[in-house]
RNA sequence: GAGUUUGAUCCUGGCUCAGAGCGAACGCUGGCGGCAGGCUUAACACAUGCAAGUCGAGCGGGCGUAGCAAUACGUCAGAGUUGGAGCGGCGCAAGGGUGCGUAACACGUGGGUAAUUUGCCGUGAAGUUGGGGAUAACUCGCUGAAAGGCGAGCUAAUACCGGAUGUGGAGUUUGGGUGGCAUCCCUGACCUCUAAAGCUGGGGAUCGUAAGACCUGGCGCUUCAUGAUAAGCCCGCGGCCUAUCAGCUAGUUGGUGAGGUAACGGCUCACCAAGGCUAAGACGGGUAGCUGGUCUGAGAGGACGACCAGCCACACUGGAACUGAGACACGGUCCAGACACCUACGGGUGGCAGCAGUCGAGAAUUUUUCUCAAUGGGCGCAAGCCUGAAGGAGCGACGCCGCGUGGGGGAUGAAGGGUUUCGAUCCGUAAACCCCUGUCAUUCGUGAACAAUGGUUAUCGUUUAAGAGAUGAUGACUUGAUAGUAACGGAAGAGGAAGGGACGGCUAACUCUGUGCCAGCAGCCGCGGUAAUACAGAGGUCCCGAGCGUUGUUCGGAUUCACUGGGCGUAAAGGGUGCGUAGGUGGCAUGUUAAGUUUGAUGUGGAAGCUCAGGGCUUAACCCUGAAAUGGCAUUGAAUACUAGCGUGCUGGAGGUUUGGAGGGGGGACUGGAAUUCUUGGUGUAGCAGUGAAAUGCGUAGAUAUCAAGAGGAACACCAGUGGCGAAGGCGAGUCCCUGGACAACACCUGACACUGAGGCACGAAAGCUAGGGGAGCAAACAGGAUUAGAUACCCUGGUAGUCCUAGCCCUAAACGGUGCGCGCUUGCUGUAAGAGGAAUCGACCCCUCUUGUGGCGAAGCUAACGCGUUAAGCGCGCCGCCUGGGGAGUACGGUCGCAAGAUUAAAACUCAAAGAAAUUGACGGGGGCCUGCACAAGCGGUGGAGCAUGUGGUUUAAUUCGAAGCAACGCGAAGAACCUUACCUGGGCUUGACAUGCACGGGAAAGCCGGUGGAAACAUCGGCCCCUCUUCGGAGUCCGUGCACAGGUGCUGCAUGGCUGUCGUCAGCUCGUGUCGUGAGAUGUUGGGUUAAGUCCCGCAACGAGCGCAACCCUUGUCCCUAGUUACCAGCGGGUAAAGCCGGGCACUCUAGGGAGACUGCCGGUGUCAAACCGGAGGAAGGUAGGGACGACGUCAAGUCAUCAUGGCCCUUACGUCCAGGGCGACACACGUGCUACAAUGGCCGGUACAGAGCGUCGCGAGCUCGUAAGAGUAAGCUAAUCGCCAAAAGCCGGUCUAAGUUCGGAUUGUGGGCUGCAACCCGCCCACAUGAAGCUGGAAUCGCUAGUAAUCGUGGAUCAGCCAUGCCACGGUGAUACGUUCCCGGGCCUUGCACACAC
Repeated sequence: GAGUUUGAUCCUGGCUCAGAGCGAACGCUGGCGGCAGGCUUAACACAUGCAAGUCGAGCGGGCGUAGCAAUACGUCAGAGUUGGAGCGGCGCAAGGGUGCGUAACACGUGGGUAAUUUGCCGUGAAGUUGGGGAUAACUCGCUGAAAGGCGAGCUAAUACCGGAUGUGGAGUUUGGGUGGCAUCCCUGACCUCUAAAGCUGGGGAUCGUAAGACCUGGCGCUUCAUGAUAAGCCCGCGGCCUAUCAGCUAGUUGGUGAGGUAACGGCUCACCAAGGCUAAGACGGGUAGCUGGUCUGAGAGGACGACCAGCCACACUGGAACUGAGACACGGUCCAGACACCUACGGGUGGCAGCAGUCGAGAAUUUUUCUCAAUGGGCGCAAGCCUGAAGGAGCGACGCCGCGUGGGGGAUGAAGGGUUUCGAUCCGUAAACCCCUGUCAUUCGUGAACAAUGGUUAUCGUUUAAGAGAUGAUGACUUGAUAGUAACGGAAGAGGAAGGGACGGCUAACUCUGUGCCAGCAGCCGCGGUAAUACAGAGGUCCCGAGCGUUGUUCGGAUUCACUGGGCGUAAAGGGUGCGUAGGUGGCAUGUUAAGUUUGAUGUGGAAGCUCAGGGCUUAACCCUGAAAUGGCAUUGAAUACUAGCGUGCUGGAGGUUUGGAGGGGGGACUGGAAUUCUUGGUGUAGCAGUGAAAUGCGUAGAUAUCAAGAGGAACACCAGUGGCGAAGGCGAGUCCCUGGACAACACCUGACACUGAGGCACGAAAGCUAGGGGAGCAAACAGGAUUAGAUACCCUGGUAGUCCUAGCCCUAAACGGUGCGCGCUUGCUGUAAGAGGAAUCGACCCCUCUUGUGGCGAAGCUAACGCGUUAAGCGCGCCGCCUGGGGAGUACGGUCGCAAGAUUAAAACUCAAAGAAAUUGACGGGGGCCUGCACAAGCGGUGGAGCAUGUGGUUUAAUUCGAAGCAACGCGAAGAACCUUACCUGGGCUUGACAUGCACGGGAAAGCCGGUGGAAACAUCGGCCCCUCUUCGGAGUCCGUGCACAGGUGCUGCAUGGCUGUCGUCAGCUCGUGUCGUGAGAUGUUGGGUUAAGUCCCGCAACGAGCGCAACCCUUGUCCCUAGUUACCAGCGGGUAAAGCCGGGCACUCUAGGGAGACUGCCGGUGUCAAACCGGAGGAAGGUAGGGACGACGUCAAGUCAUCAUGGCCCUUACGUCCAGGGCGACACACGUGCUACAAUGGCCGGUACAGAGCGUCGCGAGCUCGUAAGAGUAAGCUAAUCGCCAAAAGCCGGUCUAAGUUCGGAUUGUGGGCUGCAACCCGCCCACAUGAAGCUGGAAUCGCUAGUAAUCGUGGAUCAGCCAUGCCACGGUGAUACGUUCCCGGGCCUUGCACACAC
């Protein structure tokens, strides 16, 4: 920095990721080289080999050679070779390994040692004399399985022991002196004590038989001093967790004396005293080697302590000492133990945490290699020997670094693969192909550096008496494990050398296929339920590259323990409150000290590492040289502002004295009235009480009610107030007594006495507990009655603890202002309580000023926002408490307290990716306000009951094709299912197909027409007739057949879609631009006051405008005018009929259909903000939208439709396509919806009689006439329609009849006979006549429609259509009703409020 809590936002907060690192491991892969590193686990056990020896110039001796030989060691020269043991010296305390233990002076750092040691080494001084006795080896004997042991005898020394000397050194006593740090230091004197070892090279003179003396060189030895090196001890400071470890300690703390040590010291001991440590964390528990440094980080920090370097500790486990300069000793000793091995069972032996190596454990860590050539170590005079230290090689991509796997050209953009909208596009200059190069690997050859010493020899110096010796210089010769390696040269040939992970977001990189909440993925969020960029495969792409991923772990990001650098009103977080201890912090002035502080100097701060510069390997990694840096610590000098210490003052902080008023502050005693209940008595009678309604309960044994008297307990109405007091809890009748605090005024006094406050102490509502009282009312528990599905509740009737008092516990609360205490600073306005002062007044009130307390609103500022705002949550200081994701859990265990209940302190395992704060927009509420709708109410008529029609469910069936499902599916798609339709079923056929386009081939000619056979038809098959059109003569068109591409699908997905539609809803809403406000989501506008059918309009307003909706514009009905009059019309004129616009005529009227007018709150009155508008009125055919229709905002319902159509994907292809016949869609125990007809007298029936509108008609409407009871038939005029026809309107009106009944109501059902349509009425049509005459007497719970020409009621027409199951649907006219109102039910709109809801109750 990002992801993740939400519909969205901001904040808080956790989780997760991207980075870097690793002694790593695992998976896949693997060409070369350089440099590093490689048992983190079992400090488990170890076979085998090696890792510490050396010196013959310390010693005895042995062996070998030479010599003729026993023997003796007499002599010279040269060469070669030499094993083992012993005495003695030095080394073995180094080097190498490991990290068990250790929380410690172990380590780091800085000091001290006047409290110490130091072999070998350097420098200086002095010395190195003279004797003695042994003992290994060796020889012999005994013994044991072995390891080994014992005894006797011989012998040497640089082994051991006395003596001498004493430069020196040490000790006691003592004198003097500079200095220091108390013990001390330096320097004298007396006395006492105290050393030694030889070996070897050479030698001229002299002495000696010789050995040798003697001289000289080297190496040793002794003593002392000093240096260096190394070590011991002591001290200051620093660095882990835990208080659920709070007290620990008897050698403990100190002293005196002694012992011991190299040295101080309880280090040890005896005695004496009773101390010592601890909240700045003793003691206990857990963990751990420490450091330089390493990793990370901007830094501060955090984590770690492999390799390299320093220190420590350890060496099978535990203990102990010896030797030594040094050890309490890795490859030494002794004892004990465990383990292992050998054994003759008696007894012995061993210690890889050295280098290799083995077993085991484990995710995991190498060769039983080469060499001392170099560096270093031990011994030695030296040569040299030893050295698993070291230098090298080997193994493993374990890490870092470098190199390569080729370079250039090359478009037919090849093939192939992938994708595709089929056009193309990607892999892709990639390949092929052409031209080059030669790193690495391969092969052949040449071939290193690291080598300096040392030795031998030659020459020249120094030392010396000297040509020895020693030493120095210059030459020559000689020494390489790595290694025939590095490097160099030649050759050949692109020839031998690329993978891993990822591709939803974070996070660079996308498509196809498969799969279908399966298989699987996943670090977090999360993907997968048929179109998965998230699974699996593929193509492509991205990242890194001899590696790439995964896992683990550390730091980072995480300011998420916050020193740098956080917080606590509501997110986690202020202790319930006060007093006060330690601690922290602290007013003004002055003097002094110089601890902190600042500054200078000095020392230290190892090397390596980091950083910088330079250099060396071809580069880099790596290595070398130098510089810089090093916070720290110590010593010392200086400064004195601040802090601090000490001292002296001051008064402003704080406190005290005086006066005064206010107050439910606290404690105790006494007193009071109202009310409830109870008791007694009187009056009085049937109820009372209680609830939403009841019941339990009380009452005729006299209640309730009422009067009087009495008893008893508890609480204190009004006053009473965001008023008072108190630290908080809390405090309310009155009087008295005792008592705390705050405040005001004016002066005086003390002189910093202050603030906070871990522990501690005290107080601490209610409930609860103990003991004793008290008990009226109320009331957990409990009982009963109700409510309820239940009701262990809410409601009712009772009722015990308790509530009250005294004494003692408990110690917790939403103990809240959810806000710790104190001090200072920072604009204001306005209430209120108490006090003081002023002005004014006769005196007051009112008014002004100040202080203290308590409220409201608000500036700056703060805050995530809400909000806070001189009573801060602002700006600062001081101190305390507390927080660090949610759950588990304020729980368990432990401790403390409590009589108990319990309180307090206070985790972890496990689990989730959130939990949360504030605010926003919605939705919702059995929240509120306002408004509205046939929503209710007021009415009328229905449904639900009957019969039938129709649709649906269910059931049935070979099939009963499919869809529609609350409103918003159900007389819906369907404005017409007998065949067809038709999609379904059964059976029979066809396969380029019933239909479209293209190509190729063939055919004959048109196409076609007629006929035969089989068959249910489709179809199969046969025969006959006919012999096309155009032409540039090439051919083209049409048809049939065959074949190839393809057709076809009412198959699936309406949750992949377009289009169309329903619904909220004709509800009044939904938005935008700019501006403004807000961190933001968002808000404002659109809210408010009015008004409207309306976001309609007006006013106001940080808004101003605009858009989609509303309204209007459109159609139609209602009035009038103009134009035009045929088929409409007929007033007047004429003709005419039985009658009739029938005729002439007319265009006046009606009407038709074109164009206009008219209505706009325009006018008047009233109300109103004198705005919008509303109410009333006039005029008018019509009045406030005149009625009706069309018209449906942003959106919601994954609403409906893949079966109207279109369409992605999937599926079928001799079938899920297509043709045909028959059947089915019409089934029927049942259930529901929508309707029709009724149940009758406001009626049925019969007769007579009147008045519409709108449509339709040539495949048609069909007058009239005739026949038929009728349906209808026959015949036929007219009409392509304001002309003719359908056409009779019906209810109505007039008259008659029926008389309350299953009827003269009702018509179902059934029978018979007819008619019509049609190829065909069996399944399965309609109509007529006659006969039959079912249920049904107004319909339970419930429920629907409708506000005006509406409901209700009456008839009429049309589409579809051969006919019709139409009682449906869509139209048309005739007759023609009620509404006080908005409490309630339902739906909707606006504002507001709450919210833990947001797929939204």
Predicted 3D model of a 1401-nucleotide RNA (small-subunit ribosomal RNA) from an uncultured bacterium. The sequence is in RNAcentral, with records from ENA.